[in-house]
RNA sequence: CCUCGAAAAGGUAAACCUGUUGCAAAACAGGGACGCAAAGUCAUGGGUCCCGCCCCGGUGGGAUUGCCAAACUGCCGAAG
Numbered sequence: 001c002c003u004c005g006a007a008a009a010g011g012u013a014a015a016c017c018u019g020u021u022g023c024a025a026a027a028c029a030g031g032g033a034c035g036c037a038a039a040g041u042c043a044u045g046g047g048u049c050c051c052g053c054c055c056c057g058g059u060g061g062g063a064u065u066g067c068c069a070a071a072c073u074g075c076c077g078a079a080g
Base pairs, nucleotide, nucleotide: 002080003079004077005076011036012035016031017030018029019028020027021026034066040072041071044069045068046067047064048063049062050061051060052059053058054057
């Protein structure tokens, strides 16, 4: 350095509950842990979801990176 994910430290936080915001999908905060070695960033491609328009498969806007892929960045080091 590469592969890989043993250990330790540290990190993150699904469902659900409460509050706030939003037409909604959802987001944020607190509680809570199912999980995660990129569950870090990014909405670029695909998927899914919401709202509108057209009018029936198109189109505009939005949400999701904890759905997949691409791109960028990155902690530790048992083993090979």
Source information:
The RNA shown here (c-di-GMP-I-GGC riboswitch aptamer) has 80 nucleotides and comes from an Anaerolineales bacterium. Its Rfam family is "c-di-GMP-I-GGC riboswitch aptamer". Rfam 15.1 lists 1,298 matches to the family in 717 species. The coordinates come from a structure-prediction model, not an experiment, and the mean pLDDT is 83.